[in-house]
C1' cells in the first nucleotide's frame, strides 16, 4: 500500500421567530420537559388484568449437544462435535450412533436395498451348435497297401451362442452394499484367506462438572441414506389481551318498587300560557272472591245450577309522582420510580451479578413532539486556477448550485429479526514492497 474479518459509538449543529402536548407556579402569563436505535415486524419470553370451582387426561403446538446466565425465553455467554475458509473467522432443527415399527428416494442409470448385467471380462461346470482328434459302421475307388466322401458315438481338445459365471473395469447418480496390497480364480469377488487401514459392537484405563477427547483388550460384525416423513423419547404450554380491566356517570328508551288517581268520559293527563278562560291533542281490560237484585231451568214453593246487572276487596291494565338498579355517551384511573438510566468498584474468561454514589427522563387519545428564515459544516454536480507525476490520477484552492439515511411512541419490560446515507474509535488476518 492492497484485499479482508469481527466489534463498539454516533446518526445532523447553532441562533431567531410562529405554533402544538404535558407539568409546576407567585395562575392567563412565565418557567421547565417533549420520539428511536430500531418507536417497525408483532416473531418469541415475561409483568399486569380479567375469564374458567381455579383439577386431571387425550388431542394439538413448540423446544431438543454440554455447562452457565436470567424474572423468563425459541435469548445471551463459554465450550464440545460436524462443515466451510490459506487465515482472521463464519455456519449448523446438533435427541433417537435410523438393529422398535411403518414408509420415502425426482432425473439419470443395467441396477436405489436382503440391488444389478448396458458396455465389458470369462467359458470351470450346465444347455445348444460347429470344427478337429479318437473309436465304430457300412458304401465307393484300388490286385493290395491305402485313399475318399457319408454317418454314429464320445469322460478328449478348440471355437461360438439367444446358455451360463462375475461384480474387478467403464459409464449413471446426491447416494451403487468398507479401502489398499497379496493370495486365490476360467474370469472375479470379504472370498468365514493373509497384512495394514477405516468403521461397528462389547469390556476397560486416563483427562474433563459435562458434551466429549484419547488409549488398551476382545469380537471378526461391514449393518447404506432420509426423523426439515410418520413415529418414539424427554421438556414446556388453560384462554383472552390495556379496545385487559376498575371507578364515576347524563339525555332518551326500557326494567323493578311504592303512593295516588282512573278504566269510555266532550274523563285523567299533555301542549299552548306568567295565570285563568279558550283552543288543540287525547289513555287503559280482563279476571277471582264476596254480598245484593233480576231472568231462565227444576219444583207445589224453594235451594242448587246457570245467565245478566251491581256493592266492596284482590290481581291485572292505563296515567302521574317519587325512589331503586343495570347498560350506553362522556369522564377519571390503569399510565410512567421502573426486572429504570448513568458513574465507580468488586466477583467472574464471559454473559451476568453484588455493593456504593447519583439522576428523574414523552404520556397524546380525530391522537402533541412541527413550520419558516439565517449562519456554518459533512457530502456532492458543473466551470476554472496552482502544484506533483511519463501517465492514470492525487493534493490545495476560487465561483455558481445541490444537499443530511432508515424511520416515527400509544400498558410496560427482556430478546430476536428486518431497514439504515454518512462520520468516529479500537482490534485482528492474508498478500506485496521498503528498512
Nucleotide at each position: 500500500g492492497g484485499a479482508g474479518u469481527a466489534g463498539a459509538u454516533u446518526g445532523g449543529g447553532u441562533g431567531a421567530u410562529c405554533g402544538c402536548u404535558g407539568a409546576a407556579u407567585u395562575a392567563u402569563a412565565u418557567u421547565c420537559a417533549g420520539a428511536g436505535g430500531a418507536a417497525a415486524g408483532u416473531c418469541c419470553g415475561a409483568a399486569c388484568a380479567c375469564c374458567g370451582a381455579a383439577g386431571g387426561a387425550c388431542a394439538g403446538c413448540a423446544g431438543g449437544c454440554u455447562g452457565g446466565c436470567u424474572a423468563a425465553c425459541g435469548g445471551c455467554c463459554a465450550g464440545g462435535c460436524g462443515g466451510g475458509g490459506c487465515g482472521a473467522c463464519c455456519c449448523g432443527a446438533c435427541g433417537g450412533a435410523a438393529u422398535a415399527g411403518u414408509g420415502c428416494a425426482a432425473c439419470a442409470g443395467a441396477g436405489a436395498a436382503u440391488a444389478g448385467a448396458c458396455a465389458g471380462c470369462c467359458c470351470u461346470a450346465c444347455c445348444c451348435g460347429c470344427g478337429u482328434a479318437u473309436c465304430g459302421g457300412g458304401c465307393c475307388c484300388g490286385c493290395a497297401a491305402g485313399g475318399g466322401a457319408c454317418u454314429g458315438a464320445c469322460c478328449a481338445c478348440g471355437c461360438g451362442g439367444c446358455g451360463g459365471g462375475c461384480g474387478a473395469u467403464g459409464g449413471u447418480g446426491a447416494a451403487a452394499c468398507g479401502g489398499u496390497g497379496a493370495g486365490g480364480u476360467a474370469a472375479a469377488g470379504g472370498c468365514a484367506u493373509c497384512a495394514c487401514c477405516a468403521g461397528c459392537g462389547a469390556g476397560u484405563g486416563u483427562g474433563g462438572c459435562g458434551a466429549c477427547a484419547u488409549g488398551c483388550u476382545c469380537g471378526g460384525c461391514u449393518a447404506g441414506g432420509c426423523a426439515a416423513a410418520c413415529c418414539c423419547c424427554c421438556u414446556g404450554c388453560g384462554g383472552u389481551g390495556c379496545a385487559a380491566g376498575a371507578c364515576c356517570a347524563a339525555a332518551u328508551a326500557g326494567g323493578g318498587a311504592a303512593a295516588c288517581g282512573g278504566u269510555c268520559g266532550a274523563u285523567a293527563a299533555g301542549c299552548u300560557u306568567g295565570u285563568c278562560c279558550g283552543g288543540c291533542u287525547g289513555a287503559a281490560u280482563u279476571u277471582c272472591g264476596u254480598g245484593g237484585c233480576g231472568g231462565c231451568c227444576u219444583u207445589c214453593a224453594a235451594a242448587c245450577g246457570u245467565c245478566g246487572c251491581u256493592u266492596c276487596g284482590g290481581a291485572u291494565c292505563c296515567g302521574u309522582u317519587u325512589c331503586c338498579g343495570g347498560g350506553u355517551a362522556g369522564g377519571u384511573c390503569g399510565c410512567a420510580a421502573g426486572a429504570g438510566g448513568c458513574c465507580g468498584u468488586c466477583a467472574g474468561u464471559a454473559a451476568u451479578g453484588g455493593c456504593g454514589g447519583u439522576c428523574c427522563c414523552a404520556g397524546a387519545u380525530g391522537a402533541a413532539u412541527g413550520g419558516u428564515c439565517a449562519c456554518a459544516c459533512a457530502c456532492u454536480g458543473c466551470c476554472g486556477g496552482c502544484g506533483a507525476g511519463c501517465a492514470a490520477u492525487c493534493g490545495c484552492u476560487g465561483g455558481c448550485g445541490g444537499g443530511g439515511a432508515c424511520a416515527g411512541a400509544a400498558u410496560u419490560c427482556g430478546g430476536c429479526u428486518u431497514a439504515c446515507a454518512g462520520a468516529u474509535c479500537a482490534a485482528c488476518u492474508c498478500c506485496a514492497c521498503g528498512c